[in-house]
This record gives sequence, C1' cells and structure tokens, in this order.
RNA sequence: GGCGGUGUAGCUCAAUGGUAGAGCACAGGAAUCAUAAUCCUUAGGUUGGGGGUUCGAGUCCCUCCACCGCUA
Repeated sequence: GGCGGUGUAGCUCAAUGGUAGAGCACAGGAAUCAUAAUCCUUAGGUUGGGGGUUCGAGUCCCUCCACCGCUA
C1' cells in the first nucleotide's frame, strides 16, 4: 500500500429501517445484632466523528478517526 472485521451505559454484550435493552458494577432500600451473600428499586447513552438516503437510521450509502487480523 491492498483487503476484511470491530467501535452501543463504568465493564461484557444485544437490538429485522419503527419507543435504544440485558447481565455485572455503582447508588438507594428491605432483611440481619452487624457484615457478606440474597431480594427489591432507581439512575446512567450525542449508538467513534461528519455528511447523505428515508416519513423515520444503532441498522442502508459515502468519508474520516481508533483498534485488530490477513496479505504484498
């Protein structure tokens, strides 16, 4: 240089073009003499950046960035 993959909550990951979710973690509460384990509840997101298509984009298209792999 060429080709391909990945990028979503603090972490690990979902989501057929139609309300962005789960588990763990954090916080609050219950329970306990107390702590841990356990149970309940809440909060937390410019879906890597920008642009385009569409009534509507995490998803489709273009471009850029970061990382990983293959190859010359």
Annotation:
This is a predicted structure of a 72-nucleotide RNA (transfer RNA) from a Gemmatimonadota bacterium. The organism belongs to Gemmatimonadota, within Bacteria. Rfam family: tRNA. Gene Ontology term of the family: triplet codon-amino acid adaptor activity. The sequence is in RNAcentral, with records from ENA.